[in-house]
RNA sequence: CCUAGAUAAAGCCAAAUCUGCCGUAAGGUAGAGACGGAAUACUGCGGGUCCGUUAAGGACGGAUAGCCGGGUUGCCUUG
Numbered sequence: 001c002c003u004a005g006a007u008a009a010a011g012c013c014a015a016a017u018c019u020g021c022c023g024u025a026a027g028g029u030a031g032a033g034a035c036g037g038a039a040u041a042c043u044g045c046g047g048g049u050c051c052g053u054u055a056a057g058g059a060c061g062g063a064u065a066g067c068c069g070g071g072u073u074g075c076c077u078u079g
Stems, first nucleotide, its partner, number of pairs: 002079001004077002012037002017032006035066001041072003045069003048064007
C1' cells in the first nucleotide's frame, strides 16, 4: 500500500421508547435507554423521502449522513 471482516480484544457511536428544552412543522438537542453499526465519522454534491409557504402545476425555503450513490478521513484483526 492492497484485500477480507470468520474469530478475538481495546475503546467508540447509539435505533425505538420516555422526560426536559428549542422549532409552525419535518426535526434538533440534553439525560435515561440499546435495536444496530467499521464508516451508523465528516460532507446536503446527485437522487430519494419528509416538512413549511403557495389555489395548483411547479417554484422557493428547510429536515434527513441510521435511505442509496459520490467526495474526504479513519480503529482493530486476517491474508